Model confidence (mean pLDDT): 77 of 100. The RNA shown here (c-di-AMP riboswitch aptamer (ydaO/yuaA leader)) has 148 nucleotides and comes from a Nocardioidaceae bacterium. The model forms 96% of the base pairs in the Rfam consensus.
RNA sequence: CAGCGAUCGCCGCCUAAUCCCGUCGGGCACGACGCCCAGGGAACCGGGGACCCACCAUCUUUUCGGGGUGAAUCGGCCGAGCGCCGACGGGCAUCUCUUCCCAGCCCGAACCCGUCAGCUAACCCGGUCGGCGCAGACGGAAGAGGAG
Numbered sequence: 001c002a003g004c005g006a007u008c009g010c011c012g013c014c015u016a017a018u019c020c021c022g023u024c025g026g027g028c029a030c031g032a033c034g035c036c037c038a039g040g041g042a043a044c045c046g047g048g049g050a051c052c053c054a055c056c057a058u059c060u061u062u063u064c065g066g067g068g069u070g071a072a073u074c075g076g077c078c079g080a081g082c083g084c085c086g087a088c089g090g091g092c093a094u095c096u097c098u099u100c101c102c103a104g105c106c107c108g109a110a111c112c113c114g115u116c117a118g119c120u121a122a123c124c125c126g127g128u129c130g131g132c133g134c135a136g137a138c139g140g141a142a143g144a145g146g147a148g
Base pairs, nucleotide, nucleotide: 011133012132013131014130018042019041020040021039025037026036027035028034043128044127045126046125047124048123053118065116066113067112068111069110073087074086075085076084077083088108089107090106091105092104095145096144097143098142099141100140101139
């Protein structure tokens, strides 16, 4: 000097998965400040749940079970592989957000309910995890907001 790896901080990304209080409670520390948990609130997200509508009414639904969260489905090919291709769905720092076009690079999983659920006002119930990133990153059109 270069490369690789680890850790911490800032910043950023996927996701609803963030913010505030935390007095009477508990724990740690303490001169003071402070930190964590229980608990509460806001915001966001999900499920159940009427009339009407839908489904059905030749009885209905029902093991070929059915249903939910999520972008995570469908189809084809073959030499049958942690394979390839297509359609379609999703993601990627513009100060922030939304819509559209257009390149490139990626993802298309996993889990849950337990025989049961269409939509659904009131109402009821629950979640706020986890996983990643190294740098000026791709450009354009329109609108709103903010800052200066």